RNA sequence: CUCUUAUCAAGAGUGGCGGAGGGUUCGGCCCUUUGAAACCCGGCAACCGGUUGGGAUGCCAGCGGCAGUCCCGAUACGGUGCCAAUUCCGACGGACAUCUAAUGUCCGAGAGAUGAGAG
Numbered sequence: 001c002u003c004u005u006a007u008c009a010a011g012a013g014u015g016g017c018g019g020a021g022g023g024u025u026c027g028g029c030c031c032u033u034u035g036a037a038a039c040c041c042g043g044c045a046a047c048c049g050g051u052u053g054g055g056a057u058g059c060c061a062g063c064g065g066c067a068g069u070c071c072c073g074a075u076a077c078g079g080u081g082c083c084a085a086u087u088c089c090g091a092c093g094g095a096c097a098u099c100u101a102a103u104g105u106c107c108g109a110g111a112g113a114u115g116a117g118a119g
Stems, first nucleotide, its partner, number of pairs: 001119008013041001015040002021031003025091004042083003047079003050075008058066003087111001092108006
């Protein structure tokens, strides 16, 4: 970088440092000298692994034990990730509402982000 797959309406500081930006692109609309980004500390979270409780299955042989696999929990120990706003909203298609408009609601797709696996 590409492909597959799962999730995306929850959660996360009155800290330090820094000094102008940030929210992917475009259009909006927001956050920000009442201090942006980065960095440090802190925190959230059960995606993957570890540890652990229970159950199922298998084997041994017998008040149970053993190891592999699967399922449901727990745990922030490790690997990531994340810590304004629904992925901030819209961009493409469809349905409905409607004063045949503007606009709104719902559904889907695409794209994006993150994890895991593969190339």
A computed fold for a 119-nucleotide RNA from Dehalococcoidia bacterium UBA1123, annotated as SAM riboswitch aptamer (S box leader). Taxonomically the source falls in Dehalococcoidia (Bacteria, Bacillati, Chloroflexota). It matches the Rfam family "SAM riboswitch aptamer (S box leader)". Rfam's curators write: The SAM riboswitch is found upstream of a number of genes which code for proteins involved in methionine or cysteine biosynthesis in Gram-positive bacteria. The prediction has a mean pLDDT of 82.